Record summary
The prediction has a mean pLDDT of 76. Bacterial large signal recognition particle RNA from an Actinomycetes bacterium, 267 nucleotides, folded computationally. Of the family's consensus pairs, 90% are formed in the model. Its Rfam family is "Bacterial large signal recognition particle RNA". It is annotated as a non-coding RNA gene. The gene name in the source record is ffs.
[in-house]
RNA sequence: CCGUGCUAGGCGGGGAGCUCGUGGUGCCCUGUACCCCAGAUCCACGUACGGGGGGCUGAACUCCCAUCCGAGGCCCGAUCCGCCGCAGUGGGAGCGCCUCGCACGUGGUGUCGAAGGCCGGGUCCUGCGCAACGGGUUCCCGUGAACCGAGUCAGGUCCGGAAGGAAGCAGCUCUCAGCGGAUCCUCCCGUGUGCCGCAGGGGAGCCUGGCCCGAGCCGGCGACGGGACACGCACGCUGCGGCGCCGGGUCGACGGUGGGUGCACGG
Numbered sequence: 001c002c003g004u005g006c007u008a009g010g011c012g013g014g015g016a017g018c019u020c021g022u023g024g025u026g027c028c029c030u031g032u033a034c035c036c037c038a039g040a041u042c043c044a045c046g047u048a049c050g051g052g053g054g055g056c057u058g059a060a061c062u063c064c065c066a067u068c069c070g071a072g073g074c075c076c077g078a079u080c081c082g083c084c085g086c087a088g089u090g091g092g093a094g095c096g097c098c099u100c101g102c103a104c105g106u107g108g109u110g111u112c113g114a115a116g117g118c119c120g121g122g123u124c125c126u127g128c129g130c131a132a133c134g135g136g137u138u139c140c141c142g143u144g145a146a147c148c149g150a151g152u153c154a155g156g157u158c159c160g161g162a163a164g165g166a167a168g169c170a171g172c173u174c175u176c177a178g179c180g181g182a183u184c185c186u187c188c189c190g191u192g193u194g195c196c197g198c199a200g201g202g203g204a205g206c207c208u209g210g211c212c213c214g215a216g217c218c219g220g221c222g223a224c225g226g227g228a229c230a231c232g233c234a235c236g237c238u239g240c241g242g243c244g245c246c247g248g249g250u251c252g253a254c255g256g257u258g259g260g261u262g263c264a265c266g267g
Stems, first nucleotide, its partner, number of pairs: 001267006009057003012030004020046005034054004063260006072251006081244010098227004104222003107218003116212008124201006130194002132191005140181004149174004157166003
């Protein structure tokens, strides 16, 4: 140096918390590191690095030591600054919401004629008519009576000596009440029906037509002014607390670097 078989070791670690103390379960960090059992008003233990059972690896990428870096946790201080919370105090409506005014800006509208004035029509009400729709009636079609409707009445029945006569079931035909269909026409009734017509009424608002006159009118948004709404918002100051930031300390994962560590046999 090589090969084989073993052993120590390893198969995660750390922080806070819990605890008399230690380790673990549970929480957090790191980041991938075998399995099973029990473990929070808990499990194991008394200086070991949890306990019980099983498995893998094994002297090095992996085990051990030192050092560097440093995720993250914890402690102390300071409170200049930032954020949040609480308490006290000052502060009175600045923004926003609602509402009124004005017509400064903007916007809209106006000589294709604003505001104003005059005349008329509509929207509204009443009556009548017309139309539409709905219901009924008449008319039309079909159907429609065991007997108690009509006609004709086979068979059968009755009267008669006969000729002849009488009533009449079923069937067939027709029809009443009724039922069904059709909806054209006549008539009646109804209507939260109508760019319909006529007559009368009413005229506040709105819409619209004509005429006079000739330049404003509206108020959506902004500005400005007023009101209302909140025993109190925004904001300021003081104090306390928490977190961040800052300073110091402590533990420290992952990772980097350096060093260290066997036994037996054979060649």